Predicted 3D model of a 111-nucleotide RNA (SAM riboswitch aptamer (S box leader)) from Clostridium pasteurianum.
RNAcentral records the identical sequence in 2 taxa.
Lineage of the source: Bacteria > Bacillota > Clostridia > Eubacteriales > Clostridium.
Of the family's consensus pairs, 87% are formed in the model.
């Protein structure tokens, strides 16, 4: 690289360096010299994994809560919207709404 499972409308940023892009990709729409990406420091959010503690529980699986220690992750906008198929309301080659799928991200595992 690839495969499996789970989650993705909640939440959480300051300072320093740096200097033009960034939001995965497409089309949009945003964002950025009132300072983007990136790096560093400090802070925060969350509760995926391990540990710990509590209640239930006696299956060896599952549930609830804490956020304490560690491993990740994240801190503009729903994964920013969208893409593919069908359904639906308008009324016509466009558009609305809800759902599913694809793609992507993160975690845990497999290999």
């Nucleotide at each position: 690289a690839u495969c499996u499972c789970a989650u993705c409308a909640a939440g959480a940023g300051a300072a320093g360096c740096a200097g033009a892009g960034g939001g995965a990709c497409u089309g949009g729409c945003c964002u950025g010299a009132u300072g983007a990406a990136g790096c560093u420091u400090c802070g925060g959010c969350a509760a995926c994994c391990u540990u710990c503690a509590u209640a239930c529980g006696u299956g060896u699986a599952a549930u609830u809560a804490g956020a304490a220690a560690g491993g990740u992750g994240c801190c503009a906008a729903a994964u920013c919207c969208u893409g593919c198929a069908g359904u639906u309301g308008a009324a016509u080659g466009u558009u609305u709404a809800a759902c599913g799928g694809u793609a992507g991200a993160u975690g845990a595992g497999a290999g």